[in-house]
Context: one part of a larger RNA
RNA sequence: UGACGGGGACCCGCACAAGCGGUGGAUGAUGUGGAUUAAUUCGAUGCAACGCGAAAAACCUUACCUACCCUUGACAUGUCUGGAAGAUCUAAGAGAUUAGAUUGUACUCGCAAGAGAACCAGAACACAGGUGCUGCAUGGCUGUCGUCAGCUCGUGUCGUGAGAUGUUGGGUUAAGUCCCGCAACGAGCGCAACCCUUGUCCUUUGUUGCCAGCACGUAAUGGUGGGAACUCAAAGGAGCCUGCCGGUGAUAAACCGGAGGAAGGUGGGGACGACGUCAAGUCAUCAUGGCCCUUACGGGUAGGGCUACACACGUGCUACAAUGGCGCGUACAGAGGGAAGCCAACCAGCGAUGGUGAGCGGAGCCCAGAAAGCGCGUCGUAGUCCGGAUCGGAGUCUGCAACUCGACUCCGUGAAGUCGGAAUCGCUAGUAAUCGUGGAUCAGAAUGCCACGGUGAGUACGUUCCCGGGCCUUGUACA
Numbered sequence: 001u002g003a004c005g006g007g008g009a010c011c012c013g014c015a016c017a018a019g020c021g022g023u024g025g026a027u028g029a030u031g032u033g034g035a036u037u038a039a040u041u042c043g044a045u046g047c048a049a050c051g052c053g054a055a056a057a058a059c060c061u062u063a064c065c066u067a068c069c070c071u072u073g074a075c076a077u078g079u080c081u082g083g084a085a086g087a088u089c090u091a092a093g094a095g096a097u098u099a100g101a102u103u104g105u106a107c108u109c110g111c112a113a114g115a116g117a118a119c120c121a122g123a124a125c126a127c128a129g130g131u132g133c134u135g136c137a138u139g140g141c142u143g144u145c146g147u148c149a150g151c152u153c154g155u156g157u158c159g160u161g162a163g164a165u166g167u168u169g170g171g172u173u174a175a176g177u178c179c180c181g182c183a184a185c186g187a188g189c190g191c192a193a194c195c196c197u198u199g200u201c202c203u204u205u206g207u208u209g210c211c212a213g214c215a216c217g218u219a220a221u222g223g224u225g226g227g228a229a230c231u232c233a234a235a236g237g238a239g240c241c242u243g244c245c246g247g248u249g250a251u252a253a254a255c256c257g258g259a260g261g262a263a264g265g266u267g268g269g270g271a272c273g274a275c276g277u278c279a280a281g282u283c284a285u286c287a288u289g290g291c292c293c294u295u296a297c298g299g300g301u302a303g304g305g306c307u308a309c310a311c312a313c314g315u316g317c318u319a320c321a322a323u324g325g326c327g328c329g330u331a332c333a334g335a336g337g338g339a340a341g342c343c344a345a346c347c348a349g350c351g352a353u354g355g356u357g358a359g360c361g362g363a364g365c366c367c368a369g370a371a372a373g374c375g376c377g378u379c380g381u382a383g384u385c386c387g388g389a390u391c392g393g394a395g396u397c398u399g400c401a402a403c404u405c406g407a408c409u410c411c412g413u414g415a416a417g418u419c420g421g422a423a424u425c426g427c428u429a430g431u432a433a434u435c436g437u438g439g440a441u442c443a444g445a446a447u448g449c450c451a452c453g454g455u456g457a458g459u460a461c462g463u464u465c466c467c468g469g470g471c472c473u474u475g476u477a478c479a
Base pairs, nucleotide, nucleotide: 001479002478003476004475005474007473008472010470011469012468013467015463016462019427020426021425022424023423026318029315030314031313032312033311034309042053043052064304065303066302067301068300069299070298073127077126078125079123080122081121082120083119086103087102088101089100090099091098092097107116108115109114129293130292132291133290134289138287139286140282141281142280143278145276150189151188152187153186154185155184156165157164158163169180170179171178195270196269197268198267200238201237202236203235204234205233206232210227211226214225215224216223241264244258245257246256247255248254320420324379325378326377327376328375329374330373336367337366338365341360342359345356346355347354348353386417391412392411393410394409395408396407397406433455434454435453436452437451438450439449
């Protein structure tokens, strides 16, 4: 000087408390451990691994296993030889591939002979190749403490020196934020602001969006003429600064209350992550040193596996019902996506879907019915008209192909489950809870992920305690 203390003082955070809803019990989904396996590819492992890399494992992917094949190689550059490239067919084979047959002669230079470029085949060698090892050799990227308020430097001063001072102190703040004081005076990286979005208003522009007033028309609808008010769409501005008033305070910084205002003291949300810590994570995104393999640890193909299952754990789904289930009727979003696409309307089918077929590269057409809600009816506390697992049968769709191993539909079946031990998690407002909608990936395949809106709470006395953190101080046989 740090680190640590079941030392002290002060302060903060859904840290506790106050509340609301869960997890832990059940079924199935998914990831992991384990055990299994020819293989169940690899990585991630307290917080900070475990719906994680994977924003899609039937083949492919694929790295694993088995079998069959190749050896200058699937890919790059160089040398030589031959041939344009390419296309079609036959036979064998699981295929990779192998054996043969037919066809074809292009482009550039050149009168021609010939030469050249691209591509293909063959030969030999340099080499290629490796998701092989080392993240404890590395770059890059990332997590974490933590959006915590800290981390430092120059000069000066003090100290023999390591160092100190500044950065401590008195107030204050979300903040090393600001004020005052002070052997310090300044400065840098952080904080804040500048950026995006949302909340109010104004101006401009009105099509594909809008419809107040005027007219036409309809069973009805901005449907039509027209309009530019309103909504909305962007573009540009205004607006919030403790600016104003009162009080408290040291006459300061600031705090408390009030006015005006759509908004008040950082308005809400996002992006943004200091010096560093964990030899944290990643050699399997990529790059890369070293080591290793080179007829194989490289490459190709088919089938299998990654989907297995006594069990254990994590994360989410659906429930256990009446604030509910079912039936009929009826209302209101936002944000997205669409051409090998979204698919209206009509027809067929109980349905998944099929057929026919308009519009739309879309403020125009389509996905598209929002759902919870509201109205009426029914069920009457029952393992039920709750719950939907499992299984049988029949189908649909995608795709060469759904056996291992897809999703969906219909009929039947109708398991566990009656609110969950110890323990444990999230959340402070348009939040929790609850309800549906869209998107990425994607041929097909979400209860995951990302985004969107609808309905919309309860509680916070307080800081004694648990956890994490900041600052000062104290002790130390630790560095």
The part of an RNA shown here (small-subunit ribosomal RNA, 3' major domain) has 479 nucleotides and comes from an uncultured bacterium. RNAcentral holds the full RNA, with entries from ENA and SILVA. The coordinates come from a structure-prediction model, not an experiment, and the mean pLDDT is 86.